This is a predicted structure of a 344-nucleotide part of an RNA (small-subunit ribosomal RNA, central domain) from Alisma plantago-aquatica. Model confidence (mean pLDDT): 86 of 100.

Context: one part of a larger RNA
């Protein structure tokens, strides 16, 4: 590069917005660059092919193709370009409307822990037993009271909501998107998306707060041959806020994003209609079967992994190796970007 491919064998970027570039609704008309037909010139010889001569090889003669390019002419369907116009893609509007979408500030109730009172007396605690451990300096256990942080029981569902990540007590305030419906409005304004920005779980990280539980290191107590673990009693970073700052995850549906099109059934969310039916119908999710087709099987199967189109990442035997070196970024940690030799 061909080509086959990327759900589970190597391969979908963690996830959006968007440049550049690709790729793109309908009618009409112009125009003749692309396209298409047709002449005419060229297209050196050599070489190549046919065919004539003669031949041991060879030669020699003649006629073609040379898929191209130039001019001319001619067509206008399809690209491109230009002017007009249309409404179904897209999109603004009106009305309704569901949601743990976000971002602030505030409140309140269970728990657990700790301190204060009282009460009360010999044990608690812990496990498989069990020790460390706490306890007359009065613990565990009840009762009132105060304090602090942290997380949101029931409601709860395969549910809903966000591009991902994610995202639950309640109330204000701000604020972002979506859906259904009416056809007003615009009048192709679209798709997609190298680079670019940006957002990103949790650990780590920095600078100040906080610090009840929990708990890496760490320090016993046990088990065990041994136990630098599994269990147990402490515990320090951490886990909470608040600004930076890392940019990564089985960041998974291991399934890019979009447009169209395709046998049924069920069960659900949110809306509209509708003759109110225990029904039914149509949009937009969610979920559990299947038909046909697909698959290597598993499976998936109107939310495709079916049958088309667009554009985009990415793989190309297995180690070495997502390592080296070089660049960029970062406080670091390290991310990214990313071979080779040897070997099989």
């Nucleotide at each position: 590069c061909u080509a086959g491919g990327c759900g589970u064998c190597a391969a979908g970027g963690g996830c959006a917005c968007a440049u550049a570039g690709g790729c793109a609704g309908u009618u009409c008309a112009u125009c003749g660059g692309g396209u298409u037909g047709a002449a005419a010139g060229u297209g050196a010889a050599a070489g190549u092919u046919g065919c004539c001569a003669a031949a041991a090889a060879u030669u020699g003669g003649u006629a073609g193709a040379a898929u191209g390019c130039u001019c001319u002419c001619a067509a206008a369907a399809c690209c491109a370009a230009u002017a007009a116009a249309c409404u179904u893609g897209a999109g603004u509007g009106a009305g309704a409307u569901a949601g743990a979408g976000g971002a602030g500030a505030g409140u309140g109730g269970a728990a657990u822990u700790u301190c204060g009172u009282g009460u009360g007396u010999a044990g608690g605690g812990g496990u498989g037993a069990a020790a460390u451990c706490c306890u007359g300096a009065g613990a565990u256990c009840c009762a009132c009271g105060a304090a602090g942080g942290a997380a949101g029981g029931c409601c709860a569902a395969a549910a809903g909501u966000g591009a991902a990540g994610u995202c639950a007590a309640c109330u204000c305030u701000c604020u972002g998107g979506g859906u259904c419906c009416c056809u007003a409005c615009c009048g192709a304004c679209g798709c997609u998306g190298a680079g670019u920005u940006g957002u990103g779980a949790a650990a780590g990280c920095a600078u100040g707060g906080g610090c009840a539980g929990c708990g890496a290191a760490c320090a016993u107590g046990a088990u065990u041959a041994g136990a630098u673990a599994c269990c147990c009693u402490g515990g320090u970073a951490g886990u909470c806020c608040a600004u930076g700052a890392c940019g990564u995850a089985a960041a998974c549906g291991a399934u890019g994003a979009g447009u169209c099109u395709u046998c049924g059934c069920c069960c659900u969310u949110g809306g509209u209609c509708c003759a109110c039916g225990c029904a039914g119908a149509u949009c937009a999710g969610g979920g559990g079967c299947c038909c046909a087709g697909c698959u290597a099987a598993c499976a998936c199967a109107u939310g495709a992994a079916a049958g088309a189109c667009u554009c985009u990442u990415c793989c190309u035997g297995g180690u070495g190796a997502g390592u080296a070196c070089a660049g960029u970024c970062g406080c670091a940690a390290g991310a990214c970007c990313a071979a080779a030799a040897c070997u099989c």